[in-house]
Molecule: Bacterial RNase P class A
Organism: Rhodothermota bacterium
């Protein structure tokens, strides 16, 4: 410098009207009382602080709060390489191991094998306890299988020859044999090379390599990695199949929960709900019962604080227990933010300094204007380059200047913390790996 891939961080800025939420402080007003710079409620003025990286999905673990629970077992459910972080986790670092993708290097039998290097992916404990699954297809799918071609034909036939009649050669003909060798089915057909061995053939045997299990050494805390030895090769897959092993697990979730408490309805208890007179009903004829009437009388209200006056008038007061409407607490200072040091590869931790940073309740954090910044068109008798096109005038590209005109993302707290996960215009910065100059 060009490519390719990863990681983290930002997410418009500013000015200026006018608005809303919350805290504090000042004035005024209004109610309340145990009367005081008290408690509650307003208008208004000053000051402070007012969305995010996901606030979002609500998917884990947690604080915090009620409920439930002697102890112990089975059962259900989670989780699942190692070690470390962290309060916790299914997260999170850093490794191991497999698998995949880019580059780079090395070997030959030149088409594939092995090494290092980044990267991204993995529910990544056990299928050499037990038990089930495995569609099509295919001749066959679990200790499996001759369809078609080859190869055999040791064995039994069957034919043809020969003969000492006991046999002994020959044909690939029948039945068998073979997974060595070519097809053909599927996701997957039961190790590779050489030798021996055979009728022909196979780990049948045997030596190597490959892969497994054991033992035994050497690195590592550890997953696992190296190396030697011995064994058989009859040990495929699936455990987001039952199952086996290890470890964890109460339930609900701030609408938790706690205080305070109108109205109406209940229960108590006090105070009144009266006297005459008219009128009407009803009957045991002596009282009941009704009233838009009439005098007097009445708790209790009105009537601007008090008396009288005046007007209204059958409920009025006080008290208790649940506890609705309503208000208050929980509510935001916390596993907090920022700065520096220090230890660790890291995530993380320590330890100093410093700052308070939203708390609403149908939910405030808004609107209009003007400056700047980004991107995108589009226009210009502009200026620069072009290892572009034309013979030229010019015309294409690109980078700049001016004008001009749209846009600026996903989204919006509702106890509150760590994760995960998913949306996301545009920009910053940092690793790594190759390849290429140049000191």
């Nucleotide at each position: 410098u060009g490519c390719g891939c990863c990681g983290g961080c930002c997410g418009g800025a500013c000015c200026g009207c006018c608005g809303c939420c919350u805290c504090g402080c000042c004035c005024c007003c209004c109610g309340g009382c145990c009367c005081g710079c008290c408690c509650g409620g307003g208008c208004g003025g000053c000051g402070g602080g007012g969305a995010g990286g996901a606030a979002a999905g609500u998917c884990c673990g947690a604080a915090c709060a009620c409920c439930g629970c002697a102890g112990g077992g089975c059962g259900c459910c989670g989780u699942g390489c190692u070690u470390c972080c962290u309060a916790a986790c299914g997260g999170g670092a850093a490794g191991g191991c497999g698998c995949u993708c880019g580059g780079g290097g090395g070997c030959c039998c030149c088409g594939g094998c092995c090494c290092c290097c980044g990267g991204g992916c993995g529910a990544c404990g056990g299928c050499a306890c037990g038990u089930g699954c495995a569609a099509c297809a295919g001749a066959g799918a679990g200790c499996a299988g001759a369809c078609c071609a080859g190869c055999c034909g040791a064995u039994g036939g069957c034919c043809c020859c020969g003969c000492u009649c006991g046999c002994g050669g020959g044909g690939a003909u029948c039945a068998g044999g073979u997974g060595a060798u070519g097809g053909g089915u599927g996701a997957a057909a039961c190790g590779g090379u050489g030798g021996g061995g055979u009728a022909a053939g196979a780990g049948c045997c045997c030596a190597c390599c490959g892969g497994c299990g054991c033992g035994c050494c050497g690195g590592g805390c550890g997953a696992c990695c190296g190396g030697c030895g011995c064994g058989g090769c009859c040990a495929g897959g699936u455990a987001a199949a039952c199952c086996c092993c290890a470890c964890g697990g109460g339930g609900u979730g701030c609408a938790a929960g706690g205080c305070c408490a109108a109205a109406c309805a209940g229960c108590g208890c006090g105070c009144g709900u009266g006297c005459g007179g008219c009128g009407c009903c009803c009957c045991c004829c002596g009282g009941g019962g009704c009233g838009u009437c009439c005098g007097c009388g009445a708790a209790g209200g009105g009537u601007g604080g008090c008396c009288c006056g005046c007007c209204c008038g059958a409920g009025c007061g006080c008290g208790c227990g649940g506890g609705u409407a309503g208000g208050c607490c929980g509510c935001u200072a916390g596993a907090g933010g920022c700065c520096g040091c220090c230890g660790g590869u890291g995530a993380c931790g320590g330890c100093g300094g410093u700052c308070c940073c939203a708390g609403a309740u149908a939910g405030a954090u808004g609107g209009c204007g003007g400056u700047c910044g980004c991107c995108c068109c589009c226009g210009c008798c502009c200026g620069c380059c072009g290892a572009c096109g034309g013979c030229g005038a010019c015309g294409c590209g690109g980078c700049g200047g001016c004008g001009g005109g749209g846009g600026c993302a996903c989204a919006g707290a509702a106890u509150u913390c760590g994760g995960c996960u998913u949306a996301c215009a545009g920009g910053c910065c940092g690793g790594c790996g190759c390849a290429c100059g140049u000191c």